[in-house]
């Protein structure tokens, strides 16, 4: 003088869906035990995810499988988009690494 991976901690983005005992309501609807996937189904001071981005969302009332049902699962697909990020700060580091002096 310089310094990585990881990790937190901030700004940022995103999703909230199928069934449904039972109740209320009667322009078909609201509340909701409880069950279904899932990292999350309004817990929400969670959870995921930020460009080397399949968190998300478009195509999609798609196409196939399965399901009691559903954005369950596969395709579709590195197709299109997608969050000022070589972001900040701290841990890492009493620690490496480079350069110069001194003995």
């Nucleotide at each position: 003088a310089u310094u990585a991976a990881a990790u937190a901690u901030u700004c940022g983005g995103g999703g909230u869906g199928c069934u449904g005992a039972g109740g209320c309501a009667u322009g078909u609807g609201c509340c909701a035990a409880a069950g279904c996937u899932g990292a999350g189904a309004a817990a929400a001071u969670a959870c995921c995810c930020a460009u080397a981005g399949a968190a998300c969302c478009u195509g999609a009332u798609a196409c196939g499988g399965g399901u009691a049902a559903u954005g369950c699962c596969g395709u579709c697909g590195g197709a299109g988009g997608a969050a000022u990020g070589c972001a900040a700060u701290a841990u890492g580091a009493a620690a490496g690494u480079a350069a110069g002096g001194a003995u």